[in-house]
The RNA shown here (Bacterial RNase P class A) has 383 nucleotides and comes from a Deltaproteobacteria bacterium. The sequence was found by an Rfam model in a public genome assembly. Its mean pLDDT, the model's own confidence on a scale to 100, is 76. Its Rfam family is "Bacterial RNase P class A". It is annotated as a ribozyme. Rfam's curators write: Ribonuclease P (RNase P) is a ubiquitous endoribonuclease, found in archaea, bacteria and eukarya as well as chloroplasts and mitochondria.

RNA sequence: AGAGCAGGCCGGAUGGCCGCUGCUUUGCUUUAAAAGCAAAGGGGAGGAAAGUCCGGGCUCCACAGGACAGGAUGCUGGAUAACGUCCAGUCCCGGUGACGGGAAGGAAAGUGCAACAGAAAGUAUACCGCCUCUCUUCCGGCAUUGGCCGGAGGUUAUGGUAAGGGUGAAAAGGUGAGGUAAGAGCUCACCGUCCUGGCGGUGACGUCAGGAGCUUGGCAAACCCCAUCCGGAGCAAGACCAAAUAAGGAGGAGCCUGAGGGUGGUCCGCCCGAUCCUCCGGGUAGGUCGCUUGACCCUGAUGGCAACAUCAGGGCUAGAUGAAUGGUCAUCGUUCAGGGUGUUUCCCUGAAAACAGAACCCGGCUUAUGGCCUGCUCUUUUU
Repeated sequence: AGAGCAGGCCGGAUGGCCGCUGCUUUGCUUUAAAAGCAAAGGGGAGGAAAGUCCGGGCUCCACAGGACAGGAUGCUGGAUAACGUCCAGUCCCGGUGACGGGAAGGAAAGUGCAACAGAAAGUAUACCGCCUCUCUUCCGGCAUUGGCCGGAGGUUAUGGUAAGGGUGAAAAGGUGAGGUAAGAGCUCACCGUCCUGGCGGUGACGUCAGGAGCUUGGCAAACCCCAUCCGGAGCAAGACCAAAUAAGGAGGAGCCUGAGGGUGGUCCGCCCGAUCCUCCGGGUAGGUCGCUUGACCCUGAUGGCAACAUCAGGGCUAGAUGAAUGGUCAUCGUUCAGGGUGUUUCCCUGAAAACAGAACCCGGCUUAUGGCCUGCUCUUUUU
């Protein structure tokens, strides 16, 4: 100097003028209250408010059982109200590395899949190739009546082979040596796999030693098996007030021998129950609450590797409802570009400022995105 990895902070600030909105206090209006008006004071969009993917608080069914089906999670130990989240660790994968990712229980319980290619895709196989009886060519040696032995080639029935080559994502352990007619765990050594045991660890696992058959592959983000867990609906939940309507019409079922109903599906059980179910037609859809004090936020101490927990002190930070939280001017700050200056610094001019807006609340995850700071890794150059 360049290229990366991980983490933290901010999300412009101050002041003037004008404007919107909620709360508190005071005054005016009013019989009083509500509502309205005026003044003063204090407030008013996020790190993701987005996605609606998980988990809850809260509300209602409802004081609610069993089975089946269905769904979710899936290494170990912790944190948490809880979670599919977070922290620490083990193992595997990727990366030179800092680091990142993991759908990480079970494949001798069963079923299934692997197109095409290839001989063959799980207790499968012989396409090319290698070896071999017989026959034959050449050379050499011995011997002789038509032979024998050795070497180098050719041919190759029957058989051997799975080492070499090919196909494929994957071909029945890997590397090396010996051995063989040629080969093969056939034998041996080192790895790998399985079993047994020692040591360390809460554990997942790690490490060491011995032995064994040398192999029963891969996929469960395939069905499945195993373990654990799971009521539902949702602020358009729900509660209250006010008002209006056409004691509307038709059909069916039932009245305790039970119609109908009971907030994921089916069945059983249990409970409510005298009026219900369906169709046509009509009225209303306005207001108040819920609505912001919370598993809340900040600081410090203690414990813990950490997530986090406990204690002490301090703080109250939007509550709208066709939907407020804004506009403008000035100065400063941040970034970029140009100029001045030998350089840093400093000064001048101009420009830019991302993603994006609450709607019951909270803890996470995912996605979008501008600037600054800190630590670490790799490469190159100089000293």